[in-house]
This record gives sequence, structure tokens and C1' cells, in this order.
RNA sequence: AUGAAGAAUACGGAAGAAUUGGGGCAGUUGCCGCAUACCGAAGGAGCAAGCCUUCACCCACCCAAGGUGUAGGCAAAUCUUUCAGGUGAAAGGACCGUAUUCGGACG
Repeated sequence: AUGAAGAAUACGGAAGAAUUGGGGCAGUUGCCGCAUACCGAAGGAGCAAGCCUUCACCCACCCAAGGUGUAGGCAAAUCUUUCAGGUGAAAGGACCGUAUUCGGACG
């Protein structure tokens, strides 16, 4: 000196669903709470294939390996759920792009 994965920050893009109804506070573009109807892309939770372990059986002279079954563990998401969050604007927003920084795979 090349500068991958990953991480952080900044900027930009970024969907969906009642500006629903009633009440209270404020004194009036707001806040709180209740009711019902909805949304999935903050966050959370759940699961497959597969892998690992225990036990039993099969095979085998025995062990190992392999196979079958039982029990348990790990195991993804834009899938599911709708707890949380959201359903005018604003804010937020998974994810994507650019830049900078950390990082240091590969060469």
C1' cells in the first nucleotide's frame, strides 16, 4: 500500500391502514383516556429444512462408522402474530443508495 463481512454517524428515497365516534383537560391546528374498525416496514415473540446431543433398535465377532425411531438443544425472514407501535400533516419507519469513520477478510 488492496480494503471484504460487520458496526456507527450524516444526507436522500421509503409503503400500509378511521383527519372514526364519545368524554375530559387546555382554551381552542394540542394533550389524555375509552370504544369499535383496520395496518405491518420501529421493537418483541413463534416456526421449517438442517445440525448437535441422549436413549433404544438394526447391521456387525466386538468397537467404530452408517441407518431408523424417541426425547431435548441450536436454528431465518420482507413468513406468521398483532404484545408493542401505527391509521391528516409533522415525527417515526424495515429496507435501499451515497459519503465519512471504526474494522481488517482477501491479496
Molecule: Glycine riboswitch aptamer
Organism: Peptococcaceae bacterium